Transfer RNA from Homarus gammarus, 72 nucleotides, folded computationally. Its Rfam family is "tRNA". From the family's description: Transfer RNA (tRNA) molecules are approximately 80 nucleotides in length. NCBI's taxonomy places the organism under Eukaryota, Altocrustacea, Stomatocarida, Nephropidae, Homarus.
């Protein structure tokens, strides 16, 4: 330089164009507990950017960035 594949809360993942974008740990508040850990209950917080299609796009298209693999 080519190809292919990823990109989603603070981490790791899930999400067949249509339901409020969900799940674990983590954070913060309560409540239990002398205290604190466990359990419990609530509660914030995310679609890499940009274009196109579309009634409707995290999802399909087109172009960037990162990222990691393979070919030269």
């Nucleotide at each position: 330089g080519g190809c292919u594949c990823u990109g989603u809360g603070g981490u790791a993942c899930a999400g067949c164009g249509g339901u409020c974008a969900g799940u674990a740990c983590g954070g913060c508040c309560g409540c239990c507990u002398u205290u604190a850990a466990a359990g419990c209950g609530g509660u914030a917080g995310a679609c890499u950017c940009u274009u196109g299609u579309u009634c409707a796009a995290c999802u399909c298209c087109u172009g960037g960035c990162a990222g990691a693999g393979c070919c030269u």